The prediction has a mean pLDDT of 75. A computed fold for a 102-nucleotide RNA from a mouse gut metagenome, annotated as THF (Tetrahydrofolate) riboswitch aptamer. It matches the Rfam family "THF (Tetrahydrofolate) riboswitch aptamer". The literature on the family includes a 2014 paper in Chem Biol by Trausch and Batey, "A disconnect between high-affinity binding and efficient regulation by antifolates and purines in the tetrahydrofolate riboswitch".
């Protein structure tokens, strides 16, 4: 000098357990704050989270107990739903050093 490896993590699918179906949650926009980002250092206009504000606004039927109910129980659905596990794919923004091979 040339080539290469490895992480955190992310996405999709499957399974399980919940939550919602009384409009939560997810997704969108703005502000403030915080965090993570191959072995080491730096680190964005990229990524994630928290709080506040704003716009929009989807998802149910059946059965049972009961005097009755929007409450309770059961079944099967539904939701750009939460968490956990499994599988697959992707995987340092970038810079410097290091590692492996030539």
């Nucleotide at each position: 000098g040339c080539a290469g490896a490895g992480u955190a993590a992310a996405a999709g699918c499957c399974u399980g357990u919940g939550c919602g179906u009384c409009a939560a949650g997810u997704g969108c926009c703005g502000g403030c704050c915080c965090g993570a980002c191959g072995g080491g250092g730096a680190g964005u206009u990229g990524c994630g989270g928290g709080c506040c504000g704003g716009a929009c606004g989807a998802a149910a039927a059946g059965g049972g107990a009961a005097a009755a109910a929007u409450g309770c129980c059961c079944u099967u659905g539904c939701g750009g739903u939460a968490c956990a596990g499994g599988c697959u794919u992707u995987g340092c923004a970038u810079c410097c050093c290091g590692c492996u091979g030539c």